[in-house]
RNA sequence: GCGCCUGUGGCUUAGUUUGGUAGAGCACGCGACUGAUAAUCGCGCGGUCAUCGGUUCAAAUCCGAUCAGGCGCA
Numbered sequence: 001g002c003g004c005c006u007g008u009g010g011c012u013u014a015g016u017u018u019g020g021u022a023g024a025g026c027a028c029g030c031g032a033c034u035g036a037u038a039a040u041c042g043c044g045c046g047g048u049c050a051u052c053g054g055u056u057c058a059a060a061u062c063c064g065a066u067c068a069g070g071c072g073c074a
Base pairs, nucleotide, nucleotide: 001073002072003071004070005069006068007067010026011025012024013023020057028044029043030042031041032040050066051065052064053063054062
C1' cells in the first nucleotide's frame, strides 16, 4: 500500500439479513422481604449506535469518506 472483519449504556451484548418506538443481562440507586446480611422480587437511572457527509417521509441498519482495533496479502 491492497483486501476482509469489528466498533451499540460503566461492562458483556441482541437488533443489520427484510430501513419503521434502540432492547436484554450484569453493575449502580431506591424500595419490599429479614432480627441483620446475603439471595430473591419490584421500580428507577444510564445510549445522541466510532466520526463526518449523503440517500430517504423515515437510517444503528443502505452509500461514500475518515478514525481506532484485529486478520490476511505484498
About this RNA:
This is a predicted structure of a 74-nucleotide RNA (transfer RNA) from a marine sediment metagenome. RNAcentral holds the sequence, with entries from MGnify. Model confidence (mean pLDDT): 83 of 100. It matches the Rfam family "tRNA". The family's RNA type in Rfam is transfer RNA.